[in-house]
Context: one part of a larger RNA
RNA sequence: GGAUGAACGCUGGCGGCGUGCUUAACACAUGCAAGUCGAACGGGAAGCGGUGGCUAUUCAUUUCGGUGGGUAGACGCCGUGGAGAGUGGCGAACGGGUGCGUAACACGUAGGUAACCUGCCCUGAAAUGGGGGAUAACCACGGGAAACUGUGGCUAAUACCGCAUAAUUUCGCCGUGACGGAUGUUACGGUGAGGAAAGCUGAGGCGAUUUGGGAGGGGCCUGCGGUCGAUUAGCUGGUUGGUGGGGUAAAGGCUCACCAAGGCGAUGAUCGAUAGCUGUUCUGAGAGGAAGACCAGCCACACGGGAACUGAGACACGGUUCCGACUCCUACGGGGGGCAGCAGUGAGGAAUAUUGCGCAAUGGGGGAAACCCUGACGCAGCAACGCCGCGUGGAGGACGAAGGUUUUCGGAUUGUAAACUCCUUAUCUGGGGGAAGAGAGAGGACGGUACCCCAGGACGAAGACACGGCUAACUAGGUGCCAGCAGCCGCGGUAAUACCUAGGUGUCGAGCGUUAUCC
Numbered sequence: 001g002g003a004u005g006a007a008c009g010c011u012g013g014c015g016g017c018g019u020g021c022u023u024a025a026c027a028c029a030u031g032c033a034a035g036u037c038g039a040a041c042g043g044g045a046a047g048c049g050g051u052g053g054c055u056a057u058u059c060a061u062u063u064c065g066g067u068g069g070g071u072a073g074a075c076g077c078c079g080u081g082g083a084g085a086g087u088g089g090c091g092a093a094c095g096g097g098u099g100c101g102u103a104a105c106a107c108g109u110a111g112g113u114a115a116c117c118u119g120c121c122c123u124g125a126a127a128u129g130g131g132g133g134a135u136a137a138c139c140a141c142g143g144g145a146a147a148c149u150g151u152g153g154c155u156a157a158u159a160c161c162g163c164a165u166a167a168u169u170u171c172g173c174c175g176u177g178a179c180g181g182a183u184g185u186u187a188c189g190g191u192g193a194g195g196a197a198a199g200c201u202g203a204g205g206c207g208a209u210u211u212g213g214g215a216g217g218g219g220c221c222u223g224c225g226g227u228c229g230a231u232u233a234g235c236u237g238g239u240u241g242g243u244g245g246g247g248u249a250a251a252g253g254c255u256c257a258c259c260a261a262g263g264c265g266a267u268g269a270u271c272g273a274u275a276g277c278u279g280u281u282c283u284g285a286g287a288g289g290a291a292g293a294c295c296a297g298c299c300a301c302a303c304g305g306g307a308a309c310u311g312a313g314a315c316a317c318g319g320u321u322c323c324g325a326c327u328c329c330u331a332c333g334g335g336g337g338g339c340a341g342c343a344g345u346g347a348g349g350a351a352u353a354u355u356g357c358g359c360a361a362u363g364g365g366g367g368a369a370a371c372c373c374u375g376a377c378g379c380a381g382c383a384a385c386g387c388c389g390c391g392u393g394g395a396g397g398a399c400g401a402a403g404g405u406u407u408u409c410g411g412a413u414u415g416u417a418a419a420c421u422c423c424u425u426a427u428c429u430g431g432g433g434g435a436a437g438a439g440a441g442a443g444g445a446c447g448g449u450a451c452c453c454c455a456g457g458a459c460g461a462a463g464a465c466a467c468g469g470c471u472a473a474c475u476a477g478g479u480g481c482c483a484g485c486a487g488c489c490g491c492g493g494u495a496a497u498a499c500c501u502a503g504g505u506g507u508c509g510a511g512c513g514u515u516a517u518c519c
Stems, first nucleotide, its partner, number of pairs: 001519004006515005013390006019383002021348001026346003030343003035090003040087002047080006054073008097301003107225007116218003121214006129163001131161002138153006169194011199206002227273003234264003239261008276298004280291004303324005326337004354380001356379003362376001363374004393423004403414004427460001428456006437446001463508005468489003474503005484491002
C1' cells in the first nucleotide's frame, strides 16, 4: 500500500447493487416451511331445491262432524352440493440448512466397470385372457386421563393373491462364428425350466405389463495431487493371501469355515494434533504466500449413539424403532418433543436483521386440466457492513466589513470566505400522470414504486483525523519529568511547532480514524 462476512470511537443527506451469528453442531415459546390426485375406490356432512305425512298456529267456509288455503317446526324420501376423514397412486431421497465428524478414493483430476443399478422422461417391439379372497372407511359393543386401541359385522378399487399365455427376457446345458490384455464378451441355432398386466374417462385421451435402445442420475474400483509433528519407530489377527459357502444391483475378508504366514513402514507406516474438499477469493511484477464468507460443484451431518423398514432411489432434517441426556403433559397407569428450514426468543459474544408481502415471475411436487401446495424463489423492512454514483449550490462580489487569532501596535491572517446581487433545481416538499417485467387471453407481491410533467424553494444536508522526523500541514496560551503523548525514533524537569486548549493549516470526505487478521 492492498484486502475483510469485521468490530469500536466520532460523525452521518440520497440512490443503485451486493452482504449480514466468523462465538454455543448451545437450549428453544409461537406461527409457517410437503403435499396433491374424485379422470384409481367405497362412501358422504353442512347448505340449497322439491315432495310426503305429522305437530303447532292462522285465514276462509261450515250442516259444527269437517273441508280448503297459508305460515312455522322437527322427521322421512328424491335431487343438487361437495366439507372432513379413509383405502389407493405419485411425491415426500428434490428443494432449504449447517460444517460436527472426516487426513479418507472425502475432494480435485484422469481413467476403468469384461463387476453394476436406474422411478418419472424420449424412442422401438410384443401383449393386455380368465378368476378369487380380504380389508379400512362405516356400523355395533368396549378399554384408556390422554396418546391411542380391542372385539364382532358390512363393503370397493389402478389395493392384495392364484391361474392361463408370452420372446429378441432370465437361468442351465450343447454346437458354430467373431472379438478381447484377462476371469471372458458377443452373434446365431438347438434344448429344458421359470416369470406379466388395471383400469379410468368428459370417448379426445390418460394409464397398467414384459422387453430392446437412449438421455439424465447414481454405485464401485484405480493412477496422480493437496496439512503439521520423529520430543510418535515400529504397526497389523479378518490382519495378508488362497479354496469353498453366504451376501450384494455389483468386484472384493464384505462376511463365515478351513488352509498358508503373510501385509505395511525413514519415499515416514502407526500414533498424536489440526482441518470439510474444490472452482475460486485476497495479495504479489511474477514465482509464491494466505484464505475457502457470499455464488457454484462434491462430501458429511440432522438432540448424542445404534438399527433396519418402505421404496427406482434413504439406512431417510420436518419417517419408524432401541438406548442415552434434556424438556413438556399426566387421572401416576402412561404418553409427547427435537429450528444445523424461514422468521423469532434466551444464552454466549466486540459483533450480525423482520415472529413482513406474494406465489405476479423463475423453478419444483401432484393433477388430463382447472388448479392446489411451495419461508425454494421473487420482493419489501433493518444495518454507511462493502462497492459504485450523486449532493450539501453556481457566477459575480474589496477602500478587504464585523468578530476571532496574532502582533515589533504599523500591521498580518481567517478571506471572495461572509454580507449583498443575479442564476439553477439534481436532492427535498407539494400536486398531476404513471410503466416494462405477462412469449395467444386473463393474471403484478414489488407499487401508485421507477420514471415523466408542473409548482415552490439554496431552502433541510460535513465531518473525521493529523500538523517534531518518517509524513502533506505552525503559531499563541496553559502545564512544568507533573498531567499527559507515543507506530518507531522519542517528547514533557518554566519560552514544548511532540502534552492540553484556541486560531490557522494539511489530508481524506458521508465518511474519517483506531483495533484485529492476511499478503